[in-house]
């Protein structure tokens, strides 16, 4: 660091995807240890139960209890004195720390700098100063008393550091004078304190003041998520003034008074959300996050509220309304785990109701000490990091075993086994801490740690292996079953499903899912674009913003630099330490900012002032124009009306009809009417901002251009909102209305034509007012201002030079085109009218579809316009460009391709093949390029098909085991159609030994039996070879090397010529070469020679063999030259002389597994063999190849002639006899140039006389021949009899161009027999071919494509069907947040307060410590504002749903048509 994916291929563009890195994770498989971390993200849902804040007797009064001592006792115990002393209460301090949770919260927050002269502070330090005298209650406690309870009430006793007075009292506080800008300072005046304990060197408290130190409080900038389809928002709102409140500023709160305040730099109003330091990523910038810890902030069942206090508007506190639990005697109480365990629920998921205060930290306490679910620590969990092991070395017969194999092998594989060693770990046993600054005390823990024994022992999975991406084969499955992250696999040989083997990755883990960054420079500050890929608003003024020429001074906002201050720890990065390492921790440094102060600079930018002229404007003098508006007027031509001539048509298309015309059209004159547009000029010319503008004339009236250098002096540019112009259609009201012409009528055309074409014809089109505002408003290219090669046309100026003048040639400015350097660009193109170079401003873009769309808002009278998503789906949608295919695109050329012609199929009988039907079977196989084709010959056979009967190592072929001499073989006989069973006389063969007479032994052969295997016309030509058709005997197809392109590719092969030819010349960034043509080969024609069986001869013919001969070689001509092409001599043959053989890269998955090879599969007493018999020969039809015809150019009958090429011995037969005849019956020659097979149309001669015939033979019946074991089914012939259809063959369609067509017959292969079919011969032997417009086919250039399986292509729309998801919808039904009113708890606060009230005051009484009585002062009550909540109302936004309803996505083979793409057939 990049990779797959759009394409036949390529460049770009562009989205989708993957390879990394994380994680509070979940989930599937597996799982040894240990260390550090971390564990309810979801329901701030609800909780059982237990803990979590107490503490203080040295503030206090006292008790049960209990000790010790006397006394007393009814032995139960009391009583008195002293000591110790829980629990309750008083009091104080501390429950506002700590601990938990992220609902709220978009700023009453958070972070970062700053203010506070506008403030506060228990406890702690520091400082100086006090601490003196009094009172009155109250709790517990006892006594009654109500109540289920919970809890209270009445009475009576009591004490304090509890509570109240007096007294002092400061630099404390208030008021007032005075100074000072102020802060403050000073003088005077009022007020305002206190508590003791304990023990007596003292120690800890009290109290009012001043500092500090740390908390807090409030205040400001600047930072801080998304939605303009949220654009206007506020009434305490924004300020003031007076007052009230609070610690403290302040509309924090009130009265009054003003009318402001805020907003596009996004107010307000929705949505979501703590927020930070960090944390993950990332090369950075940046995006993403905000758990663990650490800071701040909000919350504590849902709301309100206060009160205590130094602190609170209080998690484990009060009140009060509410919902929920719970208890109850139904009156009426209790409770709040977002503290630590735990439970329920919910969820994909998230731990023990553990131990301990032994560290550290809190609270309380003089301390001891008590609390402390803060913390320490253990438990669970591979959840996460890090570390360790599951062994190490040796050990080839490369072992079994298992996959494979091409049977040879190979792989698992030093892996195992076996030898040898170690013991982390493991298990058992021993010892055993640190952590405790302090003598004792340590949960953790009898743990780490160390010793020792024991034993390879306790210890490996899991995920892939088509590319991407490391790893491959076998079997199975057969678009099934599956599998995928993208691209894709899977329809019989899947390296892609499943298994298995091996292999690759990682390893107490691996894998998947999920969610973030990264790749993605795919929002682009760093670091993209907008002529054609998304993308320049139609278009102009012109506001806010943005930016802005030259010079001088100045200023210090940006800007640069030093200095200070911050920017918590923690993390991070360096260094270094501590745990065996590491993770983890511990120390130093370090980095980290849009920050704050403060000092300098002064260039530049911004700010002030001042000048300039070159930007811009204006003045002057000229110039051009379909620029605008309005009024007038002119001809020409349509159509209408009169009239006149005139007569049957006219019109109009491909070709026609509907129309109009005898009621006189067209047509031609002539007069009139009425509206529209202005022929020629006329132009890639003019003009305008852009739509846009066209006759001539007139008023009015905008811009530009040129020239001169006289004013202004920076006055520009561009412009978010804003405002105006804005083709045509359409819209309102009125006018007008010729031709034209949506709708809409008719006529054609068509399968159909709601279209193209024709005929009518309404709106509109034209003109006036007013709307709509939208187009491919396109240069597909926003404005602007500089730079940067020309050449070339034309439009308007002005200058120079010329000239008598126009012209011409020349500089310039300014506008319109075209080619082009250089740059650019994906390419196409662009190039001073940029798409180059660069600056300034705006506008718009982020994949394709949904979607020029829905809701919601503005606008419009409407049509609809502006603005503008989303769910869903898709892996591509797209640009240029490139090479084929193609196109009812274009140009050229060719071909028996039409044409001209000759003869035919297509009708008719019949042979033959195919279809189809039909059968037990009619085997298979081949459809342009099958169909007389495989088949050069089915009666059996062949032969595969069909029925029936048999065989099972088989009809065949190799190996092995075992066995065999009466073996092999095999007569006869039985049963059978036959195969085939069964019995079986008689019965061998080679070899080598021994013996050599018989014969024995031994092996082979041959037989039997088993077991490997055999066979298989059984699939699969879509596994395949090897043949073969086809395009096409078209003339292409390609290659190296240089060139030319970013690439694919082009050049070459293109171009102008000729050719049959890419044949050949010539030109040319090409020069060459190869497969193709052509020639080299064969076979005809000519003619030499040589040889020669044969032929009766031979000079000949003939036959084979080796040469000559023809090359466009001469001559003319055309031609620019070449090639060549027309004539022409010669010659047997003249321009490849005919004819064959011979088929380029290739392309149809063409065809053939049934010629034959062959890989997989597949059947083995059958899908193999054998046998008889059938069958391939079936017949309502169809179709193709073809024979005979249909007659007189002809049939019959008699005669007479003339080939070629091939074949013959199981053959061909002469030739004589027999038969009407097929043929027999005899038999010479001939293994052939020697014999034989051997012509027929053709002449001659005659009948027949135009008719279903003396044409024409089908059919059929006798009767014979022939070949075969055998001609029923099913064979050729032969005679005799019968005697069909058939009178020349629709729409189509084939051959064929010269010795061809045509007509004639002849051989041969096959073959026992069967040829109208084949492949060859020869004979007799024409007719046209003006030409390339049309049909096919084919070659070559160009052009266009949205095809590339290539037009038999692609490809739109409705319509039916299914599935989603989605708007509209009478309405329902929920939530949110407000408003209006009514109603209002607690509670502070204000009023009132007759009721009740101890202390202080005053007065009076007496029983001098008490009563009473007024006062201050409190309390309950009541009343008043606020106000949680409740109620009721219409509204707002925002979900669910909803009968129908509108589109819209997807969906292998659904209907109708054929819009688009070629000129797509009507661009």
């Nucleotide at each position: 660091a990049g990779a797959g994916u759009u394409u036949g291929a390529u460049c770009c563009u562009g989205g989708c995807u993957c390879a990394g890195g994380a994680u509070g994770a979940a989930c599937g498989c597996u799982g040894g240890c240990g260390g550090u971390g971390c564990g309810c993200u979801u329901a701030a849902u609800g909780c059982a139960u237990g803990c979590a804040a107490g503490u203080c007797g040295a503030a206090c009064g006292g008790u049960a209890u209990u000790c010790u001592a006397c006394c007393c006792u009814u032995c139960g115990g009391g009583g008195u004195a002293g000591g110790a002393g829980a629990g309750a209460g008083u009091g104080g301090c501390g429950g506002a720390c700590g601990g938990c949770u992220g609902a709220g919260u978009a700023a009453u927050g958070u972070u970062u700098a700053g203010g506070u002269a506008a403030c506060u502070u228990g406890u702690c330090c520091u400082c100086a100063a006090g601490u003196g005298g009094g009172g009155g209650a109250u709790a517990a406690c006892c006594c009654a008393u109500c109540g289920a309870a919970a809890g209270g009430u009445g009475g009576g006793c009591u004490a304090a550091u509890a509570c109240c007075g007096c007294a002092u009292a400061c630099g404390c506080u208030c008021c007032u004078c005075g100074a000072g800008u102020a802060a403050u300072c000073g003088g005077g005046g009022a007020g305002g304190a206190a508590a003791g304990u304990c023990a007596u060197u003292g120690a800890c408290g009290c109290u009012g003041g001043a500092g500090g130190a740390g908390g807090g409080g409030c205040c400001u900038a600047a930072a801080u998520c998304u939605c303009a389809u949220c654009a206007g928002g506020u009434a305490g709102u924004u300020g003031g003034u007076g007052g009230g409140g609070u610690a403290a500023c302040g509309g924090c709160c009130u009265a009054c008074c003003a009318a402001g305040c805020u907003u596009a730099a996004g107010a307000c109003g929705g949505g979501u959300a703590g927020c930070u330091g960090g944390u993950c990523u990332g090369a950075g910038a940046g995006g993403a996050u905000g758990g663990u810890c650490a800071g701040c902030c909000a919350g504590a069942c849902g709301g309100g509220g206060a009160c205590u206090g130094a602190g609170a508007c209080a998690c484990g506190g009060c009140c009060c309304c509410g919902a929920c639990u719970c208890c109850u005697a139904c009156g009426g109480g209790a409770g709040g785990c977002a503290g630590c365990a735990g439970c329920a629920a919910g969820g994909a998921a998230u731990c023990u109701u553990g131990c301990g205060c032994a560290a550290u930290g809190g609270g309380c306490g003089a301390a001891a000490g008590c609390c402390u679910g803060a913390c320490g620590c253990a438990g669970c969990g591979a959840c996460a990091c890090c570390g360790c092991g599951u062994g190490g070395g040796g050990g080839a017969a490369g072992a079994c075993g298992g996959c494979u194999u091409u049977c040879g092998g190979g792989u698992u594989g030093u892996a195992a086994a076996c030898c040898c060693c170690u013991u982390u770990u493991c298990u058992u046993g021993g010892u055993g801490a640190a952590g405790a600054g302090u003598a004792a005390g340590g949960a953790c823990g009898g743990u780490a740690g160390c010793c020792a024994a024991g034993g390879a022992a306790u210890a490996a999975g899991c995920a892939u292996c088509g590319g991407c991406u490391a790893a491959c084969u076998a079997c199975g499955u057969g678009c099934c079953a599956g599998c995928a992250g993208c691209c894709g696999c899977g329809g019989u040989a899947a390296u892609a499903c499943g298994u298995a083997g091996g292999a690759u990755g990682c390893g107490a883990g691996c894998g998947u899912u999920a969610u973030c960054c990264g790749g993605a420079u795919u929002c682009a500050c760093u670091g993209g674009g907008c002529g054609u890929a998304a993308a320049g608003a139609g278009c102009g003024c012109g506001u806010a913003g943005g930016c802005g020429g030259c010079c001088u001074u100045u200023u210090a906002a940006g800007u640069u630099g030093g200095u200070g201050g911050u920017g918590a720890a923690a993390g991070c990065u360096c260094c270094u330490g501590g745990c065996u390492c590491a993770a983890c921790u511990g120390g130093g440094a370090g980095a980290g900012g849009u920050c704050c102060a403060u000092c300098a600079a002064a260039a530049c930018u911004g700010g002030a002032a001042g000048g300039c002229u070159u930007g811009a404007g204006g003045a002057c003098a000229g110039c051009a124009g379909a620029g605008g508006a309005g009024g007038g007027u002119a001809g020409a031509a349509u159509u209408c009306c009169c009239g006149g001539u005139g007569u049957a048509g006219c019109g109009g298309u491909g070709a026609a009809a509907u129309g109009c015309g005898u009621a006189g059209a067209u047509a031609u004159c002539g007069g009139g009417a009425g509206g529209a547009a202005u022929a020629c000029c006329a132009g890639u010319g003019g003009c305008g901002a852009a739509g846009g503008c066209g006759g001539c004339c007139c008023u009015c009236u905008g811009g530009g251009c040129u020239g001169c250098c006289c004013c202004u002096g920076a006055c520009g540019c561009u412009g978010a909102g804003g405002c105006g112009c804005g083709a045509a259609a359409g819209c309102a009201u009125g006018g007008g209305g010729a031709g034209c012409g949506a709708a809409g009528c008719g006529g054609a055309u068509u399968a159909g034509a709601u279209a193209c074409c024709c005929g009518c014809g309404u709106a509109g089109u034209c003109c006036a007012u007013g709307c709509c505002c939208u187009a491919a408003a396109c240069g597909g290219u926003g404005g602007a201002c500089a730079c940067u090669a020309g050449g070339u046309a034309u439009g308007g100026g002005a200058g120079g030079u010329a000239u008598c003048g126009a012209c011409c040639c020349u500089u310039u400015c300014c506008g319109u085109g075209c080619c082009g350097a250089a740059g650019c660009u994906a390419a196409c193109g662009c190039g001073u009218u940029a798409a180059g170079u660069g600056u300034c401003c705006c506008g718009c873009c982020u994949g394709g579809g949904a979607a020029c769309a829905a809701c919601g808002g503005c606008c419009g009278c409407a049509a609809g316009g502006c603005u503008a998503a989303a769910a869903c789906u898709c892996a591509a949608a797209g640009g240029a460009a490139u090479u084929g295919a193609c196109g009812g695109g274009g140009g050229c050329c060719c071909g028996c391709a039409c044409a001209a012609g000759c003869a035919g199929c297509g009708g008719a009988g019949c042979g033959u093949g195919u279809g189809g039907u039909u059968u037990a079977a009619u085997u298979c196989g081949a459809u342009c390029a099958a169909c007389a084709c495989g088949a050069a010959g089915a009666a059996c056979c062949u032969u595969a098909c069909c029925a029936a009967g048999g065989c099972u190592u088989g009809a065949c072929a190799u190996g092995c085991u075992a066995g065999u001499g009466g073996u092999a073989g095999a007569a006869a006989c039985c049963c059978g159609a036959a195969a085939g069973g069964g019995c079986g006389a008689c019965g061998a063969c080679c070899c080598c030994g021994g013996u050599u007479u018989a014969c024995c032994g031994g092996g082979g052969a041959g037989c039997u039996u088993g077991c490997a295997c055999a066979g298989g016309u059984g699939c699969u030509g879509c596994a395949u070879g090897g043949c073969u058709g086809u395009c096409g005997u078209c003339a292409g197809c390609u290659c190296g090397u240089g060139c030319c392109g970013u690439a694919a590719g082009g050049u070459g092969u293109u171009g102008g010529g000729u050719u049959a030819a890419g044949u050949c010349c010539u030109g040319c960034a090409a020069c060459g070469a190869g497969c193709g043509c052509a020639a080299c080969c064969c076979c005809c024609a000519u003619u030499g020679u040589u040889a020669g069986u044969u032929g009766a001869a031979u000079u000949c013919u003939c036959u084979a063999g080796c040469g000559a001969g023809a090359c466009u070689g001469c001559c003319c001509a055309g031609g620019a030259a070449a090639u060549c092409u027309g004539g022409g001599a010669g010659g047997a043959a003249g321009g490849u002389g005919g004819g064959g053989a011979u088929g380029a890269c290739g392309u149809c998955a063409a065809g053939u597994c049934a010629g034959c090879a062959u890989g997989g599969c597949u059947c083995u007493u059958a899908c193999g063999c054998c046998u008889u018999g059938g069958g391939c020969g079936a017949c309502a039809c169809a179709c193709a190849c073809g024979c005979u015809a249909c007659a007189a150019u002809g049939g019959g009958u008699a005669g007479u002639a003339c080939a070629g090429a091939g074949g013959g011995u199981a053959g061909c037969c002469a030739c004589g006899g027999a038969g009407c005849a097929a043929u027999c019956c005899g038999g010479a020659g001939c293994c052939a140039a020697u014999c034989c097979c051997c012509a027929a149309a053709a002449c001659u001669a005659u009948c027949c006389u135009c008719a279903g015939u003396u044409c024409a033979g089908a059919u059929u019946g006798c009767a014979g021949g022939c070949u075969g074991a055998a001609a029923c089914u099913c064979g050729c012939c032969u005679g005799c009899a019968u005697g069909a259809a058939g009178g020349a063959g629709g729409a189509g369609u084939u051959g064929c161009u010269a010795g061809u067509a045509a007509c004639c017959g002849c051989a041969g292969g096959u073959c026992a027999g069967c040829a109208u079919a084949c492949u060859g011969c020869g004979g007799u032997g024409a007719a046209u071919a003006c030409g390339u417009u049309c049909u096919c086919g084919g070659g070559c250039c160009u052009u266009g494509u949205a095809c590339a399986c290539a037009c038999c292509g692609c490809c739109c729309g409705u319509c039916a069907c299914g599935u989603c998801a989605u708007g509209a919808g009478a309405g329902u039904u929920g939530g949110c947040a407000a408003c209006a009113c009514c109603u209002g708890a607690a509670g502070u606060c204000a009023a009132u307060g007759a009721g009740c009230u101890a202390a202080c005051u005053c007065c009076g009484a007496u029983u001098u410590a008490u009563c009473g009585g007024a006062g201050a002062g409190g309390c309950a009550g009541u009343u008043g504002c606020c106000a949680a909540g409740g109620g009721u109302g219409g509204g707002g936004c925002u979900g669910a749903u909803g009968a129908u309803u509108g589109g819209g996505a997807c969906g292998a083979a659904g209907u109708c048509g054929u819009a688009a793409c070629a000129a797509g057939g009507u661009a």